[in-house]
Context: one part of a larger RNA
Molecule: large-subunit ribosomal RNA, domain IV
Organism: Limisphaerales bacterium
RNA sequence: ACCUCUCUAAGGAACUCGGCACAUUAGCCCCGUAACUUCGGGAGAAGGGGUGCCCACUUCGGUGGGUCUCAGUAAAUUGCGUUUAGCGACUGUUUAACAAAAACACAGCACUCUGCUAAGUCGUCAAGACGACGUAUAGGGUGUGACACGUGACCAAUGCGGAAAGAUCAAGGUAAGCUGUCAGCCGCAAGGCGAAGCGGUGAGCCCAAGUCCCCGUGAAUGUCGGCCGUAACUAUAACGGUCCUAAGGUAGCGAAAUUCCUUGUCGGGUAAGUUCCGACCUGCACGAAUCGUGUAACGACUGAACGACUGUCUCGGAGAGGAUCUCG
Numbered sequence: 001a002c003c004u005c006u007c008u009a010a011g012g013a014a015c016u017c018g019g020c021a022c023a024u025u026a027g028c029c030c031c032g033u034a035a036c037u038u039c040g041g042g043a044g045a046a047g048g049g050g051u052g053c054c055c056a057c058u059u060c061g062g063u064g065g066g067u068c069u070c071a072g073u074a075a076a077u078u079g080c081g082u083u084u085a086g087c088g089a090c091u092g093u094u095u096a097a098c099a100a101a102a103a104c105a106c107a108g109c110a111c112u113c114u115g116c117u118a119a120g121u122c123g124u125c126a127a128g129a130c131g132a133c134g135u136a137u138a139g140g141g142u143g144u145g146a147c148a149c150g151u152g153a154c155c156a157a158u159g160c161g162g163a164a165a166g167a168u169c170a171a172g173g174u175a176a177g178c179u180g181u182c183a184g185c186c187g188c189a190a191g192g193c194g195a196a197g198c199g200g201u202g203a204g205c206c207c208a209a210g211u212c213c214c215c216g217u218g219a220a221u222g223u224c225g226g227c228c229g230u231a232a233c234u235a236u237a238a239c240g241g242u243c244c245u246a247a248g249g250u251a252g253c254g255a256a257a258u259u260c261c262u263u264g265u266c267g268g269g270u271a272a273g274u275u276c277c278g279a280c281c282u283g284c285a286c287g288a289a290u291c292g293u294g295u296a297a298c299g300a301c302u303g304a305a306c307g308a309c310u311g312u313c314u315c316g317g318a319g320a321g322g323a324u325c326u327c328g
Stems, first nucleotide, its partner, number of pairs: 002322007010314002014312001019309001027051005036041001038146001052067006068072001080307007087299002092104002108144007120130003147294004152224003157221002159217004166212003172206003177201005184193003225243005252286001253283001264280005
């Protein structure tokens, strides 16, 4: 020097990315207990007092007296607390063996499909099975995610649904025409013509879905502008003009888990605060079920602050046990 512990003057987070780790707290009885709240909670809130043994009395709950120790939940077991913000409502689930979370799930909400041999799924386009010995208050799929208040505009593109007038349109069917072969006929010959049959090719006509076209549809995929001028200080622009668009972001929120510039500016907290909290709005690049904004309770979640506490530190020191090394 290493491992596991014990103690430590004065200070008490000055340590550090960060109070990580340690320490504090602790049982039971009594008193007492705020904001907020979904009235259940919050709450063991916080905070304070008591605690052994002996005697007497007792309504058996305690009351009074005495007494020992540094210490009476005397060892061991045995909550640290408070304030504030973010996210997720909650209990739960997850990367067996680096991630437990703000991720997944969830009750609730919404859309959509399905009328029963249901839709959907497995299976060899099978039998069969699940769905379900269920029947739209049922079952499947998708999204959102308790609750409260809300959920705006756009159907041009993509998707989906509908309608069937028109356009387009495959295989197939029908089939004019052309053509090969050939009995036969003509011809002195070379050759020519050539029915039926069997083949080849084949215009035109008939013809489904789909697509085009039309309508609808956003809790479907998605999208939600620019420039210029204007008020009796200045500044700003309720107002006006113009271009484009399917329509130009409504409510709410906003330097945010989103803000580049940025440690924005102002306020609070500190002696001092790139973090934090409250505002402002100039939103590079929030925004309404890829939900918006709030929200009591909850959280081995994340940020900030305070109290208590401490060897985390100033800054080290002392000790115990173990392991190891040297000598024996």